[in-house]
A computed fold for a 247-nucleotide part of an RNA from a bacterium, annotated as large-subunit ribosomal RNA, domain VI. It matches the Rfam family "Bacterial large subunit ribosomal RNA".
Context: one part of a larger RNA
RNA sequence: CGCCAAAAUUUGCGAGGAUCGUUUCCUAGUACGAGAGGACCGGAAACGACGAACCUCUAGUGCACCAGCUGUCCUGCCAAGGGCAUCGCUGGGUAGCUAAGUUCGGUUAGGAUAAACGCUGAAAGCAUCUAAGCGUGAAGCCGCCCUCAAGAUUAGAUUUUUUUGACCCCUUAUAGACGAUAAGGUUGAUAGGCUCCAGGUGUAAGUCCGGUAACGGAUUCAGCCGAGGAGUACUAAUCGGUCAUUG
Numbered sequence: 001c002g003c004c005a006a007a008a009u010u011u012g013c014g015a016g017g018a019u020c021g022u023u024u025c026c027u028a029g030u031a032c033g034a035g036a037g038g039a040c041c042g043g044a045a046a047c048g049a050c051g052a053a054c055c056u057c058u059a060g061u062g063c064a065c066c067a068g069c070u071g072u073c074c075u076g077c078c079a080a081g082g083g084c085a086u087c088g089c090u091g092g093g094u095a096g097c098u099a100a101g102u103u104c105g106g107u108u109a110g111g112a113u114a115a116a117c118g119c120u121g122a123a124a125g126c127a128u129c130u131a132a133g134c135g136u137g138a139a140g141c142c143g144c145c146c147u148c149a150a151g152a153u154u155a156g157a158u159u160u161u162u163u164u165g166a167c168c169c170c171u172u173a174u175a176g177a178c179g180a181u182a183a184g185g186u187u188g189a190u191a192g193g194c195u196c197c198a199g200g201u202g203u204a205a206g207u208c209c210g211g212u213a214a215c216g217g218a219u220u221c222a223g224c225c226g227a228g229g230a231g232u233a234c235u236a237a238u239c240g241g242u243c244a245u246u247g
Stems, first nucleotide, its partner, number of pairs: 001151001005161006014148004020048007032037001050105005058099004065092005070085006110142002116136004165243004169185005190236003193232005199225003206219005
C1' cells in the first nucleotide's frame, strides 16, 4: 500500500516439523531340530539418541547483593568507612538466562500402492494373478499428530459496533537492534519510591561485660540487600498537538 468501515473470533489453499533405535521379560525352552540350539505372530517394561517446553529439585552463571582478607591513598587521629589494585583476591548467592536438571513427545486409526501373494478368467475346450474384472500387501506415498498460514490479488467466513478512531508525546515490559508488539497515562498501580513478605548473606554499628592483650561474649536468627510477590498515588505518566471521520 492492497483486501475500500472498525474490532474480535475463525476456515485452511499451501508450507514446514515429527516419523527413531536397543535391550530385557511373557508367549516359550513352545513350533522346529537326532542333538546343539532355538523362533515367526502377538503382548509388556526399561533404556539410549533426538526434539520441545520449563526452572520445583540438582547445579552453573549471576562485574549494581552479603560477608571475610591483603597492600596503599584518603576521610585530622582511634574506631568506622571510601577509592585503586583482573570484578583486587576469597567464600556464598536472589531474579533472569541455562543443562548436566525436570516434564512431555514419536504410538494408534484410515486410503491408494511397490515388490510379492492371490480370486475369478479367456485368448489357447486344458492351464494361467491379467487380457476384461476383483482382493491382500511396506519404516515408503496421501492423510492422521504439531506449528505457521487469506498478499490464498481466488485477498475467504462468522459475530458485534453503527461512530468515535488512531497517532505524536510520556511511564514501562510478558516485547525488543531500531521500528514493531504488549501493559498503561490521574475515571491511574505503568515504572520509581515507601511498607510488608519471600529469598540471600550470616549476627552490623554503637554501647556494655570478660581478658594485660590479640580477642571473645551480650544486645542480635542481627544489620544490610539488584532484578522476585503483594499493598500503597508519595514522585513521574502534566498541559497539549496532528491526522482521519465514507455512507